[in-house]
Formats: sequence, structure tokens, C1' cells
RNA sequence: UGAGCCGGCCAGGUGGCCGCGGCGCCGGGAGGCGUCGAGGAAAGUCCGGACUCCACAGGGCAAGGGUGCUGGCGAGAGCCAGGACGGGGCGACCUGCCGGUUCAGGGCAACAGAGAGCAGACCGCCGAUGGCGGAACGCCGGGCGACCGGCGGCCCGCACAGGCAAGGGUGAAACGGUGCGGUAAGAGCGCACCAGCGUCGGGGGCGACCCCGGCGGCUGGCAACCCCCACCCGGAGCAAGGCCAAGCGUGGGACGGCUGGCCCGGCCGAUGUCCCCAGGUAGGCCGCAUAGAUGGAUGGCCACCGGGGCGGCGCCCGCAAGGGCACCGCCUCACAGAAUCCGGCUUAUCGGCCGGCUCACCGU
RNA sequence: CGGGGAGUGGCGCAGCCAGGUAGCGCACGUGCUUUGGGAGCACGCGGUCGGGAGUUCAAAUCUCCCCUCCCCGA
Repeated sequence: UGAGCCGGCCAGGUGGCCGCGGCGCCGGGAGGCGUCGAGGAAAGUCCGGACUCCACAGGGCAAGGGUGCUGGCGAGAGCCAGGACGGGGCGACCUGCCGGUUCAGGGCAACAGAGAGCAGACCGCCGAUGGCGGAACGCCGGGCGACCGGCGGCCCGCACAGGCAAGGGUGAAACGGUGCGGUAAGAGCGCACCAGCGUCGGGGGCGACCCCGGCGGCUGGCAACCCCCACCCGGAGCAAGGCCAAGCGUGGGACGGCUGGCCCGGCCGAUGUCCCCAGGUAGGCCGCAUAGAUGGAUGGCCACCGGGGCGGCGCCCGCAAGGGCACCGCCUCACAGAAUCCGGCUUAUCGGCCGGCUCACCGU
Repeated sequence: CGGGGAGUGGCGCAGCCAGGUAGCGCACGUGCUUUGGGAGCACGCGGUCGGGAGUUCAAAUCUCCCCUCCCCGA
């Protein structure tokens, strides 16, 4: 000097003219004056609450759903710091996931491949042992003899029984990896080292967990599949809900008639009434806010200043990479906009400032 | 404002819950049949599974975040 990473903050300013909404005052009215008037996300509605109604009014179980490492903060959602495992970047750093898969159980793995979960044998290796065949030798028997038969151990061959999983091959994945020993050939079969798991001991840490050493040959993946374990959850949502309440109509009462000695009760009615009551509709108000509507206000233009980008001309600094200043012209200053409120998460966002850090290049 | 549902060839839908080959009907094209057309028969064409990340060997399907459309509540 350039490129980048992390955290925090800002989201153009002033004035004039016109315009919009709430409130207050003035005015007979028209209107005038004063004052207040979006955000970091107001968004998505993904979470948690306040508030309201319904249900249960005590506890438990089942069904359904959600969450799942550790410590701290918080009512909770969540945030901060840390840990294990994985992915990306040269790096600063970013990002995903987190109980249980050896000791509860089940399920899945297409195609290819011999074999995909107490696996398997296509090519291949061996064939020690057993089997078959052969040559020489030894012994026994037969024959006058060449020789024939049997038995034995040794050797050779075949690859029949059988053994193996080292190598090839398939696959995303083939039952830890490398080496030595061992063997007929091989194999954690044995040993050494390495990776993981379990367990024991010691040390560190509040803890998740980490480090060191010993022991056990114990060694695949998926629970963002079912399931198991622990904890949590009643449902709906301001169009919730509450109050006042016309007209037409509805229901009830009073007054009427019958029954009846009377009251209560029962029965009758297209009956009637400026009579009384009730629920509910239209509508209004509250819920509702130091912005606040109930078809939804918060805007537009001009001037100056400010920030950024591009182009042109000029000057200055530096050895250099490169940078700074001034003038002129043009463009540009995002994402987006409350509707009951509050706290989180996620997503969108032109750019700028501050602090910390990384990499590259240049010079010394 | 609040709540619920759906996006798969040109159109209407399955498949998703329980991951592995994307299928059905109509439409379209070619051929056969017919004097010709329709109907019928046979074959074929055509799909970023709304978009982007993640889990997994593997995603239309499982998880998360966005986009669009539809329905309901006075």
C1' cells in the first nucleotide's frame, strides 16, 4: 500500500414552498396558530410472554407434539463463554451438529458384487491331513524266467474332498492400519507400533472434557429412521373479548275470559294496549398506547451543504508498490414502511465511521 | 390483522408419512385402420419435482431458511 476477517455505531443535514393525520387553543363558519408524527429491521409470523375468552378447577396415566453437551445470565424464548465430533478458508476466522447404536429392541442400504451384518468365495493361494495316479527303493508272496501282485516309508504330479481370506475385482461402505513372526497357504493366530472403544489408576478443570500410564484383541454406517430415556406443553386468539343499544320481529309479564267459594294452579287467544321486562342485530364506545388509523396520515418540489462513484484537466508527496489535494461535468445516497403491546430468532439492506486482527506485495 | 393448506411434463393429479426405477389420464408427434374424418390400436416426444443450504453413499421424499398462489375468521 492492497485484499480480507470479527465486533460496535450511523442510516444524510439545514432552510423555504405546497400537502397529510392526531391533540390543544382561537373563530359564527371557512379556516388559522401551536405541538407531535416509523424502523434496525416496523418484514417473515419461526419462538416466548403480557392481555382476553373457553375448558378443567386436586393429582396421576394414555394419546399427540416439542426440546436434548457444560458453566453463567434470563420469567421464558434465547444470549455469552467453553468442550467433543465434522465441513470450508494459506490465514484472521466462518459454519453444521450434540442423551442412548458393545449392555432394551427393531428397521434400512437401490445398482454392482461371490458376499451388505452373528457376511461371503468369482478369479486366486494352499492342498499340511485324507483321496487318486506315477517313478525308484525295501520287505513279503507267486513264477523256471522276463515279470506279476500286495504292503511300507520317502518323493513327484492332479486339484477330488477340504482349508484360507493375503492379493485381484465390485461398491458410497467388504468386519481396524503398517511391519515382523508364524503357517501347507493364511488369518489379531501371536508380537511391536499407530487410530478408535471400554475399563482401572494418577494428574488438571466448577463442569462438559483433556493429559499420562496400565489392562482387555473389544473394532463398520444411518437415531435431521422407528424406538428407548429425561424434561416440558390445556385450547384459541384484539376479526380475542367487554359495555351501551335503534327499527322490524321474537319470548315473558300485567290487565281480559273460563274452571273455581277464594288464593295457588290449569286452560283459551290471527284478541287488544302511547304499558313493563329480557336476550340479540345494525350502529357506537372501550380494549388502544407521549405516532396511531378502522379503507388505513408520516409525503413531494427547490436551493445550499455533506458522503460515494465515473470521466477530464492540473499540482504535490514517495526509491517503489501507490497515495493525497483542488477545479469542472454527469450519476447517485439503500432495504424498506407501524395496526394490541413487549422480548428474541431469521431474512432484506447503497455505503460510511471507530476498534482489534490476518494474508500478500513494496521499501529499509 | 390472525389462522390453515398447496406448489411434480402444456393441463389435471399420484408418488412424500416408511429415502434408491419419477408414473397415470387428457393433450402433442409418427405409423396402422378408413374413400376421407372421428373413434380405436401401436410406438414416441416432453419434467431445474417452486428456489437455496444441510443430514446421508444417495433427497420429489427428512431438517432449516426464503418465494408464489389458494382458502377461512367480523

Predicted 3D model of RNase P RNA and transfer RNA as a complex of 438 nucleotides. Rfam match: Bacterial RNase P class A. By type it is a ribozyme. From the family's description: Ribonuclease P (RNase P) is a ubiquitous endoribonuclease, found in archaea, bacteria and eukarya as well as chloroplasts and mitochondria.